[in-house]
């Protein structure tokens, strides 16, 4: 410092991570060398072989060898002499060191500083003083016996520096005095006087002399003892303790001590942690931090314990003895079964465990030790060698040129980038490796030889190397032998590409994969570090995350329920004394090595050597006196008594008192009461409920009564009394600091529970009925028992809450109370103690607190340290129980949490809209039939669209086509496009076989431009492409549907907030609006709203032809037919008009609302275009486009025939109905918009029709579709399945088209099904609407009940906003956030 809770924030708070270390392992690799370093585990068990001996100048014997003598030829016998050469003993020293290991130890074991006046000390050194005379014994050895061995026994000889006595001897011991210092008061040094006791060894050497013996003194170094301080965790271990604790005597030791043994006393130790558990060798030091800590004790150094496991002495200057003995006990071995024999936690090595630790080397040259007079001997100590990348340093695997940059590989937008100056290639270079030569330093003693000095001793020279022919040096050789690992999602430097598809697999923490994975695995490139790199274990950091430095407790984990008080922790003011603490100065210590800093040797580093520095700490010593502390003296403000006066639901305990209940009696009086959202369950004709009147019982104590008041808290309320506690207020008066807190400990503690006795009205767990429910062990209703009250005993916990522990101070100010003061009363103002709002500064994450602090300090106490487990288990104390108090762990999780923000949510609140309900009017749902959807079915019934916002939807029209589906038959540069390269010719029309066609194939006719090259067009073959209605709409554009024509979305800049965010846009009015007005930290834009556009209602003006005809005026049977005209309808084009403009009335004098004139229209007039941030991973890859994927003699494309029209059924939208406001018949009137040359067709024939002949006119205000229809006049049906309805079915037929089988619409003539207004539920509609009728289009050869338009007639209701759906603001809760 960073990841990691949330949409987003802030805080808490835990988890991870980046560093560094490591006796390390394990994975992949792996060139040298140098210094280091390697059993952390089984103190497991151990073959082998080494690790402690040495000394003949202390002695005895054997032998051996060399010389001598004597016998022999000699071998050899014997005898002497010399010789430590060998051995066997005796003695002496040494074995108590050195080397291993952490079992054990919580301790004077260590660690620091003292004491030792309570001691010893071999070998070493200094000084002094002896060394005289005896004596004796015993092993080796010989013989004899035992035994398997080990070994042991008796008898005999012998020797010393073994052993015993004697003699002398001090400053030695020990007793008795004197006398001086001095200290820890019992001693000690110094000085002096008597008495007492106690030594020796002797070797060499001619000799000098040496080397040893002994007593003393003292010195050095070692070592015992004792004390203060340090030094581990549990309290779920609280009380240990009988030689304990002490004293007297004595014994022991070197020496003090209950170290031990006797009396005697009853004591020691303990909250400052005894006692008892579980762990541990300690330290210098080492990692690690900034430091202060923390963590550790391997190397190496000190110390200390221990040597198979337990006990125990002996010998020694020294042990209770690693390589010594004795017992015991496990093991193991070797036995002749009777007995014996070992002890790797020395080096080496072996099994065993483990993840895991090395040679059975070399060498005494060096440095050290043990003996020795000395040479020497001996030494797994130690010196070197070896193994291991185990760690650390340190070097090389090459240097330099060398491409707009080869190959391969990889990505690619296909143009090109990357690897990458890397390679290749050229020029050098030689560290290291081989190869050849040369080759050390450590080495100087000791000795021997010479010299020199009085002598100790000095110089010279000659001897000595395990490593090692190593290090190093020259020389040769040749870029030739030498690069790996981890990682690339974010934390954390480095990125593409295939591959897999929640699979395989990753992963420290977030957390990657479910078909475009920078996170898997590979591959390219890339980062990092490099002979290593990762991983994993472990400690420190980071974590101020146990907080001394450096933290918290209102709500995040955290204040004990509450007082009283112990101990203990802090404490007012002045003056003095002393100096514990503190502060300073000097001594002494703090081992060496490490660590700093330097300087110096290895080529440099590591390493290694010198020299300072530090070692923050003890301990003494000497001042300082502010401050703490202590004594002592002495104030009064803090405290606390005393007098007055006061206030309260403050405690206990007796008495009283009315109201309301229940019950009992009696009386009045009749059918119900009583209970609920309705309801029963229950009382009641044996008289209830109700109303009166008496009695009787328990409990609570209405108004007053609140932000009141009293208590330490719990907690206390009717009214009187008696007992008693306590605040606060004045003023003066006493004492003289008496304070303040409070670990344990005592006491107090609402409800509910519990024991015993009483009481019991009303309530009411349990219970039992009744209800409601899918159920209803609940809420609701009837009933009821513990309990609720009383005493007395327990119990002891609460959201015991201001979630806020107490005291003392100090710090703006507002208002409100309650109760005092100041004589009294009124208001005011002031003071004091409480009891409550509101705001400053401050603090807080923030809500918020704010003289009653969460504010700014003391000072004491309790708590807290991630979240589940769990306030559980166990264990302990307390209760009768039921519990209560203390209080964990294993596992698990990446969080869990606070506190605020913006959302959506609510069967939370306000307001408001809307055909949303209501009031109305007509439907759908029931029938018949079109038409979609599901469903089934089929070779195939293409496909897509699924609450609203999918289903007469894509489809503004499937007989072929359309067709994307099925069968069959065909094509393969391909039905269609483009470019190149060859090739052939025209293409293009006509026509014939083969066939269902596609095709295939014959056969006629047939080319243009240009001098040429070549060019157009065009068949065919071949590359480069084509094609796919083939997947993904969850890769996408682009359009679209819905909230919704809802009134919201938003952003600049200021503001406030730590911040997300607020403010703006909220509030007060209005409005169809975030429309407008007022206010207001906001002011201002912006996407929406209206508005500008198009249409309709009126007028004026302008234009009058194909439109109109009012005046003239001609014609006809009739008709603007014709002259003429353009007044009027029309027509279409430019304009006017509505703005709340005016008037009343309301409102804030606003905005804007009601109402009125006037006007064709009146408050946006009607009606249409227009859809704002955005939701839905909404639809659509099948309109297009478009990444990926897939397919390329097929998922392409051609043809032909079916299919999309199936058909038990479910749904949806329609239509036509079910009749009298109807149906027929007959006559007869009025549109408006629209379409016509691929055409729309009059008139007139023909036919019952549909249609047919026929063609005038019409490219359209001329002609033509065209008949509007309901309406209205008349006729006739008279309530019936009918003269309703009009579905099926038969026959005849038209018409479109290559073609109506499958599958077309219409026509006649015949049939005449079901319906008699349609359950539960549901849909449109607010005015020219609804509902009713007809007309036209588009698509379209032919096919509308569908859709899009037009005009015709023409209603009914809207009290209202409780209520359903929906939908806007503002508020509130939330543990939701993929969002009820």
């Nucleotide at each position: 410092g960073a990841g990691u809770u949330u949409g987003a924030u802030c805080c808490u708070g835990g988890c991870u991570c980046a560093g560094a270390a490591c006796g390390a392992a394990c994975g992949c690799u792996g060139g040298c060398g140098g210094c280091g370093u390697g059993c952390u585990u089984a103190a497991c068990a151990c073959a082998u072989g080494c690790a402690a001996g040495u000394c003949g100048a202390g002695u005895g014997c054997g032998c051996g060898u060399u010389c001598c003598g004597u016998a022999g030829c000699a071998a050899u016998a014997c005898g002497g002499a010399a010789u430590g050469g060998c051995g066997c003993a005796c003695g002496g020293c040494g074995c108590a060191c050195g080397g291993g290991u952490g079992c054990g130890u919580a301790a004077c074991a260590c660690g620091u500083g003292g004491g030792u006046a309570a001691u010893c000390u071999g070998c070493c050194c200094u000084c002094u003083g002896a060394u005289g005379g005896g004596g004796a014994a015993u092993a080796a050895c010989u013989c004899g016996c035992c035994g398997a061995a080990a070994g042991g026994c008796g008898a005999g000889c012998u020797a010393a520096u073994u052993c015993c006595g004697c003699a002398u001897a001090a400053u030695a011991u020990u007793c008795c005095g004197a006398a001086a210092a001095u200290c820890u008061c019992g001693g000690u040094u110094u000085u002096u006087g008597g008495a007492c006791u106690g030594a020796a060894a002797g070797g060499c050497g001619u000799a000098a002399g040496u080397c040893g013996u002994c007593g003393g003194a003292g010195g050095a170094g070692g070592a015992g003892c004792c004390c203060g301080c340090g030094c581990a965790c549990g309290a779920u271990u609280a009380g240990c303790u009988a030689g304990u604790u002490g004293g007297u005597a004595g014994g022991g030791u070197a020496a003090u001590g209950g170290c031990c043994u006797a009396c005697c006393a009853a004591g020691g130790c303990u909250g400052u942690g005894a006692u008892c558990g579980u762990u541990a060798g300690c330290u210098g030091g080492u990692c690690u931090g900034a430091g202060a800590g923390g963590a550790u004790g391997g190397c190496c150094a000190g110390c200390c314990a221990c040597a198979u496991u337990g006990g125990g002495a002996c010998u020694g200057a020294g042990a209770u003895a690693c390589g010594g003995c004795c017992c015991a006990g496990a093991c193991u071995c070797c036995u002749a079964c009777g007995g014996g024999a070992g002890g790797c936690a020395g080096c080496a090595g072996u099994g065993g465990g483990g993840a895991a630790u090395c040679u059975u080397g070399c060498g005494c040259a060096a440095u050290g030790g043990c003996c020795u007079a000395a040479c020497g001997g001996c030494u797994g100590a130690c010196g070197c060698a070896g193994c291991g990348a185990c760690g650390c340093c340190g070097c090389g695997u090459g240097u330099g040129g060398g491409a707009u940059g080869a190959a391969g590989c990889u990505c690619c937008u296909c143009g090109g980038a990357g690897u990458g100056u890397a390679a290749a290639c050229c020029a050098c270079u030689g560290u290291u490796g081989c190869c050849c030569g040369g080759g050390a330093c450590g080495a100087a003693u000791a000795g021997c030889u010479c010299g020199a000095u009085u002598a100790a001793u000095c110089g010279a020279g000659c001897c000595u190397g395990a490593c090692g022919g190593u290090a190093c040096c020259g020389g040769g050789u040749g870029a030739g032998g030498a690069a790996g690992c981890a990682c690339c999602g974010g934390c954390u430097a480095a990125c593409u590409c295939c591959g897999u598809g929640c699979c395989a697999g990753c992963a420290g923490c977030c957390g990657c994969g479910g078909u475009a994975a920078u996170a898997c695995g590979g591959a390219g490139g890339g980062u990092g570090c490099a002979a290593g790199c990762g991983u994993u274990a472990u400690c420190c950091g980071g974590a101020u995350u146990c907080a001394c430095u450096g933290g918290g407790u209102u709500u995040a984990a955290a204040g004990g329920g509450u007082g009283c008080g112990u101990a203990g922790g802090c404490g007012g003011g002045c003056a003095g004394g002393u100096a514990a603490g503190u502060c300073a100065g000097u001594g002494g210590u703090g081992a060496a090595a490490u660590c700093u800093u330097u300087g110096g040797g290895c080529u440099u580093a590591a390493c290694c050597c010198g020299a300072a520095a530090a070692c923050u700490g003890c301990c003494a010593u000497u001042g300082a006196u502010a401050c703490u502390a202590u004594c002592u003296g002495u104030c009064u403000u803090g405290a606390a008594u005393a007098u007055u006066g006061u206030g309260g639901a403050g405690g206990u305990u007796u008495g009283c008192g009315g109201a309301a209940u229940a019950u009992g009696u009696c009386a009045u009086g009749u059918a119900g009461c009583g209970g609920u959202g309705a309801a029963a369950u229950g009382c009641u004709u044996a008289g209830a409920u109700a109303u009166g009147a008496c009695a009787u019982a328990g409990a609570a104590c209405a108004c007053c009564u609140a932000u009141u008041g009293c208590g330490a808290a719990g907690g206390c309320a009717g009214c009187a009394a008696a007992c008693u506690a306590c605040g606060c207020a004045u003023a003066u008066a006493u004492u003289g600091a008496c304070g303040c807190u409070g670990a344990g400990g005592c006491a107090c503690g609402a409800a509910a529970g519990c024991g015993u006795g009483g009481g019991g009205a009303u309530c009411a767990a349990a219970c039992a009925g009744g209800a409601u429910u899918a159920g209803a062990u609940a809420c609701c209703c009837u009933g009821g028992u513990a309990g609720u009250c009383c005493a007395c005993g327990c119990c002891c916990u609460a959201a015991a809450c201001g979630a806020u522990g107490g005291a003392u101070a100090c710090u703006u100010g507002a208002c409100a109370u309650a109760c005092g003061c100041g004589a009294u009363a009124c208001a005011c103002a002031g003071u004091g103690u409480g009891u409550g709002u509101c705001u400053g500064a401050g603090c807080g994450a923030a809500a918020g607190c704010a003289u009653u602090a969460a504010g700014u300090a003391u000072c004491c106490c309790a708590c807290c340290u991630g979240g589940g487990a769990a306030g559980u288990a166990c264990g302990a104390c307390c209760g009768c129980a039921a519990g209560g108090u203390u209080g964990a762990a294993a596992c698990u999780c990446a969080a869990a949490g606070g506190a605020a923000u913006u959302g959506a949510c609510g069967g939370g609140g306000g307001c408001c809209c809307g055909c949303a309900c209501a009031a109305g009017c007509g439907g759908u749902g029931g029938a018949g039939c079109a038409u979609g959807u599901g469903g089934u079915u089929c070779a195939a019934u293409u496909c897509g669209a699924c609450g609203c916002a999918a289903c007469g939807c894509g489809a503004a029209g499937a007989a072929c086509c359309u067709u994307a589906c099925c069968u069959g038959g065909g094509c393969u540069c391909g039905a269609a496009a483009u470019g190149c390269a060859g090739u052939g010719g025209a293409c293009c029309g006509g026509g014939g076989u083969a066939g269902a066609a596609a095709u295939a194939u014959c056969c006629c006719u047939u080319u243009c431009c240009g001098c040429a090259a070549g060019g157009a067009c065009u068949g065919c073959u071949g590359c480069a492409u084509a094609g796919g209605u083939g997947c993904u709409g969850c890769a996408u554009g682009g359009c679209u549907g819905u909230c919704g024509u809802c009134a919201g979305c938003u952003c600049g800049u200021g503001u406030c907030g730590u911040g997300a965010g607020a403010u703006g846009u909220u509030g007060g009015g209005u409005u169809a609006a975030g429309u407008c007005c007022c206010g207001c930290a906001a002011c201002g834009a912006g996407c929406g709203c209206a508005a500008c556009c198009c249409u309709u209602a009126u007028c004026c003006c302008u234009a009058g032809u194909u439109g109109c005809c009012a005046c003239c005026g001609g014609g006809u049977c009739a008709u603007g037919c014709c002259g003429g005209g353009c007044a009027c309808u029309c027509u279409a084009g430019u304009g006017a008009a509505a703005c709340c403009g005016c008037c009343c009335c309301g409102g804030a004098u606003a905005a804007c609302g009601g109402g009125g004139a006037g006007g064709a229209a009146g408050g946006u007039g009607g009606g249409g275009a227009u859809g704002a941030c955005g939701u839905c991973a909404a639809g659509u890859c099948c309109u297009c486009a478009u990444g990926g994927c897939c397919u390329u003699u097929a998922u392409g494309u051609c043809c032909a025939g079916g299919g999309c029209u199936a058909c038990a059924c479910a749904c949806g939208u329609g239509c036509u109905a079910c009749a009298a406001u109807g149906g027929u018949c007959g006559g007869u009137a009025c549109a408006a918009a629209c379409c016509g040359u691929c055409g729309c067709a009059a008139a007139c024939c023909c036919g019952u029709g549909a249609g047919g002949g026929g063609g005038a006119g019409c490219u359209a205000a001329u002609c033509g579709g065209a008949a509007a229809a309901a309406g209205c006049c008349g006729g006739c049906c008279u309530c019936a399945g009918u003269u309703c309805g009009g579905a099926u079915u038969g026959g005849a037929g038209u018409c479109u088209g290559c073609a109506a089988c499958u599958c077309g619409a219409c026509u006649c003539c015949a049939u005449g099904a079901a319906g008699c207004u349609g359950g539960a539920a549901u849909c449109g509609c607010u005015a020219g609407u609804a509902a009713u009728c007809g007309c036209a289009g588009a698509u379209c050869a032919u096919c509308a009940c569908g859709c899009u338009g037009c005009g015709g007639u023409g209603a009914a209701u809207a009290c209202g906003u409780u209520c359903c759906c929906g939908g806007g603001c503002c508020u509130u809760g939330c543990a939701c956030a993929c969002a009820c």

The prediction has a mean pLDDT of 84. A computed fold for a 1380-nucleotide RNA from an uncultured bacterium, annotated as small-subunit ribosomal RNA. Its Rfam family is "Bacterial small subunit ribosomal RNA". RNAcentral holds the sequence, with entries from ENA and SILVA.